[in-house]
RNA sequence: AAAGCCUGCCAGGCCGCCGCUGGUGCAUGGCGGGAAACCGCGCACUGGAGGAACGUCCGGACUGCACAGGACAGCGCAGCAGCUAACGGCUGCCCACUGAAAGCGCCGCAAGGCGUAUAAGGUGAGGAUUAGAGCAACAGAGACGAGCCGCUUUAGGUAGCGGGUGAAACGGGCAAUCUCUGCGCGCAGCAAUGCCAAGUAGGCCAGUUUUGGUGUGGUUCCGCACUUAGCUGGCGGGUAGGCAGCACCGAGCCGUGGGGCGACUCGCGGCCCAGAUGAAUGGCGGCUAGCGCACGGGGUUUCUCGUGCGUCACAGAAUCCGGCGUAUCGGCAGGCUUUACUC
Numbered sequence: 001a002a003a004g005c006c007u008g009c010c011a012g013g014c015c016g017c018c019g020c021u022g023g024u025g026c027a028u029g030g031c032g033g034g035a036a037a038c039c040g041c042g043c044a045c046u047g048g049a050g051g052a053a054c055g056u057c058c059g060g061a062c063u064g065c066a067c068a069g070g071a072c073a074g075c076g077c078a079g080c081a082g083c084u085a086a087c088g089g090c091u092g093c094c095c096a097c098u099g100a101a102a103g104c105g106c107c108g109c110a111a112g113g114c115g116u117a118u119a120a121g122g123u124g125a126g127g128a129u130u131a132g133a134g135c136a137a138c139a140g141a142g143a144c145g146a147g148c149c150g151c152u153u154u155a156g157g158u159a160g161c162g163g164g165u166g167a168a169a170c171g172g173g174c175a176a177u178c179u180c181u182g183c184g185c186g187c188a189g190c191a192a193u194g195c196c197a198a199g200u201a202g203g204c205c206a207g208u209u210u211u212g213g214u215g216u217g218g219u220u221c222c223g224c225a226c227u228u229a230g231c232u233g234g235c236g237g238g239u240a241g242g243c244a245g246c247a248c249c250g251a252g253c254c255g256u257g258g259g260g261c262g263a264c265u266c267g268c269g270g271c272c273c274a275g276a277u278g279a280a281u282g283g284c285g286g287c288u289a290g291c292g293c294a295c296g297g298g299g300u301u302u303c304u305c306g307u308g309c310g311u312c313a314c315a316g317a318a319u320c321c322g323g324c325g326u327a328u329c330g331g332c333a334g335g336c337u338u339u340a341c342u343c
Stems, first nucleotide, its partner, number of pairs: 001339010012288007020048007028040003050314001054325002057323005062189004074185005079093005094126001095124004103116005127180002132178002134174002148163005193244004199239001203235007212227006252271008290311009
């Protein structure tokens, strides 16, 4: 320098005005005895989306229910060694396949073509087919049942050699077919779950009224008991609604030092970092960075300067966390390998 790869990072910036939402502080109106609680109106300060917040695919935390132990069934995982709270994730190594120019060989007048190898890297559902079963298009006599043609040989289709088809012809292949082996897994999910709790309608208890009914005492009015209905008070379960879970302490973030090839881990210092429940994180204007286009100037091309216009992705929290997968305008940085040249 050329070519081929890998990894990490950013996701515009600043100013002004007007808004939304969480928190804190101050002030204040209504209702109150009250600066309690409740319902409101303001001001100030301050926090306010992501690398994927997405898909909800995998694994955990957390919560409720179930659960003596063992076995079966079902589901999942699978090289070896590790990391981790855990994983189907990640790291290192092995194996298989793949992987460029060059080089080499062959063909060609040439342009070039064909073949051959590895590097970094990439991919791998990479246990087992002498436990058992199942499967194999086309071609071919025959595809897991056995046995075609020719020649030689034999008492004999007994034995041997050769042939063509095909990925594979009696020796094998496929476990991403069942199966076997080893290991793991209880079920449900924050609409989990716990707590507080109106109104109305049921339920229960007590008191009271005596409307109605029954029984009884009594000549009758009437009294008593039971029941029914009403009223008053209380209790209890559930609903609406509210609070917690839930957002300050975490498998947390930043910096730094040690251990390890690495995934990762240990120590020290600092920080507190969104949070609703019709669901906030926005709108307008100006300057500017990036990118694209057009025009003009400079320059041998790449390029560069100015002006104008346009554009600026994918996408948006909802219990939290670790992964994987997918989407993504434009840009930055670092590293690895091979080859060629120069010193």

A computed fold for a 343-nucleotide RNA from Allobrachymonas sp., annotated as Bacterial RNase P class A. The prediction has a mean pLDDT of 76.